Overview: Predicted 3D model of a 74-nucleotide RNA (transfer RNA) from a Bacteroidales bacterium. Rfam family: tRNA. By type it is a transfer RNA. NCBI's taxonomy places the organism under Bacteria, Pseudomonadati, Bacteroidota, Bacteroidia, Bacteroidales.
């Protein structure tokens, strides 16, 4: 220096021919069930979709530039 993946919840992923400001499992919290603890049930909270910026009535999604990382080629 050039190309090409990723970037969503505490943690691992999902969800894209743009359309309800967004789901799952693990973790966490409460309660119920046990003499306890684990499982097990019921219920609840956590994201401003890597940052800025265009396009659009409307962007996690399209388009730029940037920033971590991951790989190639030099």
């Nucleotide at each position: 220096g050039g190309g090409g993946g990723u970037a969503u919840a505490g943690c691992u992923c999902a969800g894209u021919u743009g359309g309800c400001u967004a789901g799952a499992g693990c973790a966490c919290c409460u309660g119920c069930u046990u003499u306890g603890c684990a499982a097990g049930c019921a219920g609840g909270g956590g994201a401003u979709c890597g940052u800025c910026g265009g396009u659009u009535c409307g962007a996690c999604u399209c388009c730029g530039a940037c920033u971590a990382u991951c790989u190639c080629c030099a």